[in-house]
Context: one part of a larger RNA
RNA sequence: AAUGAACGCUGGCGGCGUGCCUAACACAUGCAAGUCGAACGAGAACGGAAGGCUUCGGCCUUCUUAGUAAAGUGGCGCACGGGUGAGUAACGCGUGGGUAACCUGCCCUUUCGUUUGGAAUAACGUUGCGAAAGCAGCGCUAAUACCAAAUAUGACCACGAGGCCUUCGGGCUUUGGGGUAAAAGGUGGCGAAUCUUCGGAUGCUAUCGCGAAGGGAUGGGCCCGCGUGACAUUAGAUUGAUGGUGGGGUAAUGGCCUACCAUAUUGUCUACGAUGUCUAGCUGGUCUGAGAGGAUGAUCAGCCACACUGGGACUGGAACACGGCCCAGACUCCUACGGGAGGCAGCAGUGAGGAAUUUUGCGCAAUGGGGGAAACCCUGACGCAGCAACGCCGCGUGAGUGAUGAAGGCCUUUUGGUUGUAAAGCUCUGUCGACUGGAAAGAAAUGCCAUGAUGCUAAUAUCAUUAUGGUUUGACGGUACCAGUAAAGGAAGCACCGGCUAACUCCGUGCCAGCAGCCGCGGUAAUACGGGGGGUGCAAGCGUUAUUC
Numbered sequence: 001a002a003u004g005a006a007c008g009c010u011g012g013c014g015g016c017g018u019g020c021c022u023a024a025c026a027c028a029u030g031c032a033a034g035u036c037g038a039a040c041g042a043g044a045a046c047g048g049a050a051g052g053c054u055u056c057g058g059c060c061u062u063c064u065u066a067g068u069a070a071a072g073u074g075g076c077g078c079a080c081g082g083g084u085g086a087g088u089a090a091c092g093c094g095u096g097g098g099u100a101a102c103c104u105g106c107c108c109u110u111u112c113g114u115u116u117g118g119a120a121u122a123a124c125g126u127u128g129c130g131a132a133a134g135c136a137g138c139g140c141u142a143a144u145a146c147c148a149a150a151u152a153u154g155a156c157c158a159c160g161a162g163g164c165c166u167u168c169g170g171g172c173u174u175u176g177g178g179g180u181a182a183a184a185g186g187u188g189g190c191g192a193a194u195c196u197u198c199g200g201a202u203g204c205u206a207u208c209g210c211g212a213a214g215g216g217a218u219g220g221g222c223c224c225g226c227g228u229g230a231c232a233u234u235a236g237a238u239u240g241a242u243g244g245u246g247g248g249g250u251a252a253u254g255g256c257c258u259a260c261c262a263u264a265u266u267g268u269c270u271a272c273g274a275u276g277u278c279u280a281g282c283u284g285g286u287c288u289g290a291g292a293g294g295a296u297g298a299u300c301a302g303c304c305a306c307a308c309u310g311g312g313a314c315u316g317g318a319a320c321a322c323g324g325c326c327c328a329g330a331c332u333c334c335u336a337c338g339g340g341a342g343g344c345a346g347c348a349g350u351g352a353g354g355a356a357u358u359u360u361g362c363g364c365a366a367u368g369g370g371g372g373a374a375a376c377c378c379u380g381a382c383g384c385a386g387c388a389a390c391g392c393c394g395c396g397u398g399a400g401u402g403a404u405g406a407a408g409g410c411c412u413u414u415u416g417g418u419u420g421u422a423a424a425g426c427u428c429u430g431u432c433g434a435c436u437g438g439a440a441a442g443a444a445a446u447g448c449c450a451u452g453a454u455g456c457u458a459a460u461a462u463c464a465u466u467a468u469g470g471u472u473u474g475a476c477g478g479u480a481c482c483a484g485u486a487a488a489g490g491a492a493g494c495a496c497c498g499g500c501u502a503a504c505u506c507c508g509u510g511c512c513a514g515c516a517g518c519c520g521c522g523g524u525a526a527u528a529c530g531g532g533g534g535g536u537g538c539a540a541g542c543g544u545u546a547u548u549c
Stems, first nucleotide, its partner, number of pairs: 001548003005545005012395006018388002020353001025351003029348003034076003039073002047064007083306003092228008102220002107216008115149004124139006155180003159176007185208006193202003229278003236269003241263008281303004285296004308329005331342004359385001361384003367381001368379004398428004408419004432490001434485005442476001447471009493538005498519003504533005514521002
């Protein structure tokens, strides 16, 4: 000098930050990932209104509630965001390269296409089993769900012929014939052409999608050089071990896996530290220091790893997946004993541990994310508020005047000294706090309405883009801020005073009680113990302890 601090005494206000460092211990409760009806089929009830019947209790029908709620199929998302640091001494991280060994949903861009059919299934109905969780049989139905066929610019596969480049492995490219694999529709508008039951249909058009292929952007996978702890009181380690061939696997290289072969006398690694053990997430940074260095890795940002413990795959562009699945284990809960359910290292919160660490708050108004054409919905990310002097910074606790140097206290050589301009008194001010009144910025958009413009088009519809004007949206919060009212009123402590080290005397005690960072004080005149007075230093803090330089 510093700290994610704690403890003791004390404590007025504000701004900005920070807040389980210990048990990766166990968790009650609520919330933290949904959304789309413009992909699809189906579709309630409560309530309300009218009518009818009535034993006056109520019952029935229709309309509305409503194509709403809840559920289901399907799509996208759930791999992001958020948490933690257990493991990991490793290509994990940092830095610089390679990929001629690779992938990339959504997004942008370019080209071409989007044809013809089919069979199911959930929901639903019904039957049954079960305490429940849930399950089974039969029957019905739809799709942008599933399947088959057509077509194939280019893509992929093998074969043939050239060109260019090359790390000599191969890569890029031109060309010939052959093989393999596509798609899905939705919404708005029109009625010019054809048909028409005059509703529309075929169709045309706009838009959102769908399929194939090329390019881009973004995000990743893999490989390599160098750097990145301690111990040699760890010296040898290794059998998929080291290399090759064939095969498998992957988006992709590779003993990554497998069969065979080679190696043991000449495999590979190793004193430039292998192997083993211990410790540890890494970095930008942070603290310190003149620097070199040392220590550290909270908050914020990047990367990695993990999600009760261990293992496994499925789906998917991407996971071997925190709030998904399966198996095993420990633990907790429910049970009708047959069987089931669960995972806060998300946000709050509880218990436990501990010297020690907060509210079971408000809001999606902003920023960002997911879904949707949009309205909008979801979002404990985030924005805010609450608690805590935990930290940094700022402000205040009054200002001027006031000597009979008042009283009181303390000391005293008894004369005085000191507290001390300090107080009182007088004259002012109004920060903060209190009260009263006014009152923001953060809001830009989107949507809707009106008036235009441009484009698409058969079209003046619609749609898309765009301009102007209006309207709509604030959790914080009646907060910040401003003005006013009254009033010195409500606001100072803590440590130290032997030397180091700024600051001295009296009383008590008598090697006792005690102090102490080091030196050391205390055994009858203690500036060192305890108290008083006085002083010194910091100040809403001051000391102590711990740790680092």